[in-house]
Molecule: Glycine riboswitch aptamer
Organism: soil metagenome
RNA sequence: CCCUGUGGGAGAGUUCGUUCGUGCUUCGGCCAAACGGUCAGGGUACGGGUGACGCCGAAGGAGCAACCGGCCCCGGAAACUCUCAGGCACCACGGACCGCAGGG
Numbered sequence: 001c002c003c004u005g006u007g008g009g010a011g012a013g014u015u016c017g018u019u020c021g022u023g024c025u026u027c028g029g030c031c032a033a034a035c036g037g038u039c040a041g042g043g044u045a046c047g048g049g050u051g052a053c054g055c056c057g058a059a060g061g062a063g064c065a066a067c068c069g070g071c072c073c074c075g076g077a078a079a080c081u082c083u084c085a086g087g088c089a090c091c092a093c094g095g096a097c098c099g100c101a102g103g104g
Base pairs, nucleotide, nucleotide: 001104002103003102004101005100006099007098008097013053015052016051017050018049019048020047021046022045023044024043025042026041028039029038030037031036054088055087056086060084061082062081063080067076068075069074070073
């Protein structure tokens, strides 16, 4: 220095719209002696997809700088900067970095 295991590990929207699925509820039509069944709308909760605006930085990526190396003009270079990517209730996942153990 690298790998593995393990412990810790933050930030930002319970935003709005649309669509699909499931449940609840409501209205109307049809069938039925009835129990009930079926079809189409409305509302609502949860979950998935997607769009808009807003936001976050600690996977990755990119940029510059202190600084370092050299052939004086190049290269390397951050937890800084940008947000392409990623992410934004809780949980889960991810997670730079830090500690411990083992291996090369």